[in-house]
Annotation:
This is a predicted structure of a 72-nucleotide RNA (transfer RNA) from Anguilla anguilla. The prediction has a mean pLDDT of 84. It matches the Rfam family "tRNA". By type it is a transfer RNA. From the family's description: Transfer RNA (tRNA) molecules are approximately 80 nucleotides in length.
RNA sequence: GGCAUGGUGGCCAAGCGGUAAGGUGUUGGUCUUGUAAACCGAAGAUCACGGGUUCAAGCCCUGUCCGUGCCU
Numbered sequence: 001g002g003c004a005u006g007g008u009g010g011c012c013a014a015g016c017g018g019u020a021a022g023g024u025g026u027u028g029g030u031c032u033u034g035u036a037a038a039c040c041g042a043a044g045a046u047c048a049c050g051g052g053u054u055c056a057a058g059c060c061c062u063g064u065c066c067g068u069g070c071c072u
Stems, first nucleotide, its partner, number of pairs: 001071007010024003018055001026042005048064005
């Protein structure tokens, strides 16, 4: 330098055009002598950044940045 793939709450990770699941963590409560576990609730993501297509973009196209793998 080229090709492929990925970037989504603190962390992990779904979503494949129509207002973003789940797990874990955080936090309030129930329970307990007290903690843990279990159960019930809450908060937390303008989806890496810019541009384009579309009535509508996390999703499609494109540029840049970053990670991984392969090739040279």